[in-house]
Context: one part of a larger RNA
RNA sequence: GGAUGAACGCUGGCGGCGUGCUUAACACAUGCAAGUCGAACGGGGUACCCUUGACAGAGGCUUCGGCCAAUUGAUAGGAAUACCUAGUGGCGGACGGGUGAGUAACGCGUGAGGAACCUGCCUUGGAGUGGGGAAUAACAGUUAGAAAUAGCUGCUAAUACCGCAUAAUGCAACUAAGUCGCAUGGCUUUGGUUGCCAAAGAUUUAUCGCUCUAAGAUGGCCUCGCGUCUGAUUAGAUAGUUGGCGGGGUAACGGCCCACCAAGUCGACGAUAAGUAGCCGGACUGAGAGGUUGGCCGGCCACAUUGGGACUGAGACACGGCCCAGACUCCUACGGGAGGCAGCAGUGGGGAAUAUUGGGCAAUGGGCGCAAGCCUGACCCAGCAACGCCGCGUGAAGGAAGAAGGCCCUCGGGUUGUAAACUUCUUUUAUUCGGGACGAAACAAAUGACGGUACCGAAUGAAUAAGCCACGGCUAACUACGUGCCAGCAGCCGCGGUAAUACGUAGGUGGCAAGCGUUAUCC
Numbered sequence: 001g002g003a004u005g006a007a008c009g010c011u012g013g014c015g016g017c018g019u020g021c022u023u024a025a026c027a028c029a030u031g032c033a034a035g036u037c038g039a040a041c042g043g044g045g046u047a048c049c050c051u052u053g054a055c056a057g058a059g060g061c062u063u064c065g066g067c068c069a070a071u072u073g074a075u076a077g078g079a080a081u082a083c084c085u086a087g088u089g090g091c092g093g094a095c096g097g098g099u100g101a102g103u104a105a106c107g108c109g110u111g112a113g114g115a116a117c118c119u120g121c122c123u124u125g126g127a128g129u130g131g132g133g134a135a136u137a138a139c140a141g142u143u144a145g146a147a148a149u150a151g152c153u154g155c156u157a158a159u160a161c162c163g164c165a166u167a168a169u170g171c172a173a174c175u176a177a178g179u180c181g182c183a184u185g186g187c188u189u190u191g192g193u194u195g196c197c198a199a200a201g202a203u204u205u206a207u208c209g210c211u212c213u214a215a216g217a218u219g220g221c222c223u224c225g226c227g228u229c230u231g232a233u234u235a236g237a238u239a240g241u242u243g244g245c246g247g248g249g250u251a252a253c254g255g256c257c258c259a260c261c262a263a264g265u266c267g268a269c270g271a272u273a274a275g276u277a278g279c280c281g282g283a284c285u286g287a288g289a290g291g292u293u294g295g296c297c298g299g300c301c302a303c304a305u306u307g308g309g310a311c312u313g314a315g316a317c318a319c320g321g322c323c324c325a326g327a328c329u330c331c332u333a334c335g336g337g338a339g340g341c342a343g344c345a346g347u348g349g350g351g352a353a354u355a356u357u358g359g360g361c362a363a364u365g366g367g368c369g370c371a372a373g374c375c376u377g378a379c380c381c382a383g384c385a386a387c388g389c390c391g392c393g394u395g396a397a398g399g400a401a402g403a404a405g406g407c408c409c410u411c412g413g414g415u416u417g418u419a420a421a422c423u424u425c426u427u428u429u430a431u432u433c434g435g436g437a438c439g440a441a442a443c444a445a446a447u448g449a450c451g452g453u454a455c456c457g458a459a460u461g462a463a464u465a466a467g468c469c470a471c472g473g474c475u476a477a478c479u480a481c482g483u484g485c486c487a488g489c490a491g492c493c494g495c496g497g498u499a500a501u502a503c504g505u506a507g508g509u510g511g512c513a514a515g516c517g518u519u520a521u522c523c
Stems, first nucleotide, its partner, number of pairs: 001523004006519005013392006019385002021350001026348003030345003035091003040088002043085005049078003056071001059068003098303003107228008117220002122216008130164001132162002139154006170196007177188004201208002229275002236266003241263004246258003278300004282293004305326005328339004356382001358381003364378001365376004395425004405416004430460006439450001467512005472493003478507005488495002
C1' cells in the first nucleotide's frame, strides 16, 4: 500500500447494487415453512328440485266451544346435478431450505474403469389389458382411559390385497454353433429342451392411466492412479488383522459377514497414535513464483437434541417419518403421555458484534392434479444497518471598502480571504402537484406483491445537506497561550524538568471526504 461477513470512537444528505451470529452444533414461547388428487373408492354434509305437510297464522264466520283459511314451511321419502370433505388408495414428504459438529478419509479434486451394478417420473419401439376371490378402514354399537390413544363385535368399496388364465424378442438352468476380447469371460444370431413371472380402471369419449419387455436419457452406487495440514520431545502398528477355499448377504464387487485353512499385512518414501481442519471452483495479495484463505454464489460431502436401529420405498437407514436408550423441557386424575428452529421470522443467553414475529405467489422454479387450481418463509420483493463497492449532492459566475470579527504582530502591518456580504444565475437534490411504466408470456379474455415505485412534466426557493484525522523526523502541513519530567503523547526514533512547531487549547495549514481515524487479521 491492498484486503475484510469486521468491531470501536467522532460524524452523517441521497440513490443503485450487494452483504449482514465469524461467539453457544447453547436452550427455545408463538406463527408459518409439504402437500395434493372427488377424473381411484365407499361413506358423510351442504345447496337446488319433486312429494309429504307439523307448529304458527293475517283475515272471515261463530251457538264463544270452535270452524274455514291466504301465507309460513319443521319432519320424512325420492331422483339427478354441483360443491365441500374425515377415512381407504395414488403420487410427493429422499427435492427444495439450513448448518459445518464430525471427518486427514477414495471425504474432496483430477483422470480412468465397472466384462461387478441400480434407476420412480420422462422419451422411443414392441406386446398385452381376460376371468375370479377373500378382506379392511371409514361407519354403527360397545369397552377401557384424565388425556394421548387403544381394544372388541358387525357392515362395506376401490386404481388397496390375493389366486387363475394368457407368455416372448424376458428371466433361470442345460446344450449346439459362430465371433470377439481384457484373465474371470462378453456379444450375436440361430437353434433346441424344461421351468417361471403381469395387468386397473376413470371420464365431460378429447383422453388420462395399468402390465410385461427392449433401448435411451437423467440420477445414483462401487473400484483404482495421482494430489490433499502440523510435529518423531509419537517408532513400531495389526487377530477379521493379510490372503485362500466354501458359503451367506447385496442392485453389485469385496472379510461386507460367517465356518475352515495358511501366517501374513502396514511402516523412516513416516505406519500407528496425537493435534488441527469440511473439500473444491474460487477469493485476497503479489511483477511473478509464491503466501494466506474457503464468508456470499456454484459443485461435492457430512449432520439434524445425543447414541443406536431398522421399516416403507425407484431412491432414506429419512431435519419438520417410526422404534429403543440417554439428557433436557412441558402436561398429568401419578397409572401414563407430549416435544425437538443447524427451515423463515422471533425470544433468552453468550459476545466487541450481526436485521422484520413484514408483503406476495405477479415472475422463475418445484409437488400434486386431465384441467381449473391448491400448496410453496424455495423464490420475488419490501423493512433495518455508511457493513462494503459505485454514483450524485451540500451550489455556479462576478465580487477589494481586501468590511466586521478571530488570530498573530517588530504596532507599521500580516493572515483568515474572493472567503463573506452584495449582484446575476441554476435547481442536481429536497418539497408539492399532474401524468405514469417495462417486468405479462403461455391463450382469446383476465392476471403485478414490488407500486402510484422507477421515470416524465410543472411549480417553489440557495433553498434541505460536512465532517474526521494530522501538522518533530519517517510524512504533506506552524504559530500563540497554558502546563512545567506534572498533566500527558507515543507506530519507531523519542517529546515534557519555565521561551515545548512532539502535552492541552485557539488561530492557521495539510490530507481524505459522507465519511475519517483506531484496533484485529492476511499478503

The part of an RNA shown here (small-subunit ribosomal RNA, 5' domain) has 523 nucleotides and comes from an uncultured bacterium. RNAcentral holds the full RNA, with entries from ENA, Greengenes and SILVA.